[in-house]
RNA sequence: GGGCGCGUGGCGCAACGGUUAGCGCAGGAAGCUUAUACCUUCAAGGUUCCUGGUUCGAAUCCAGGCGCGCCCACCA
Numbered sequence: 001g002g003g004c005g006c007g008u009g010g011c012g013c014a015a016c017g018g019u020u021a022g023c024g025c026a027g028g029a030a031g032c033u034u035a036u037a038c039c040u041u042c043a044a045g046g047u048u049c050c051u052g053g054u055u056c057g058a059a060u061c062c063a064g065g066c067g068c069g070c071c072c073a074c075c076a
Base pairs, nucleotide, nucleotide: 001072002071003070004069005068006067007066010025011024012023013022018056028042029041030040031039049065050064051063052062053061
């Protein structure tokens, strides 16, 4: 330098272009217990990497940028 893939709560992941973007873990509260753990219940937590575009409607499609990973090439 070229190609491909990925970016969504603190972490790991889901989500046909259409309901209020869900699930698990961690963390918080309550119950249970002498107490802790286990277990049960509840609540909270997201400007879906950024900027534009398409569309009645975008996490999803398109363009550019940024970051990460893989492969190839070149130089040494």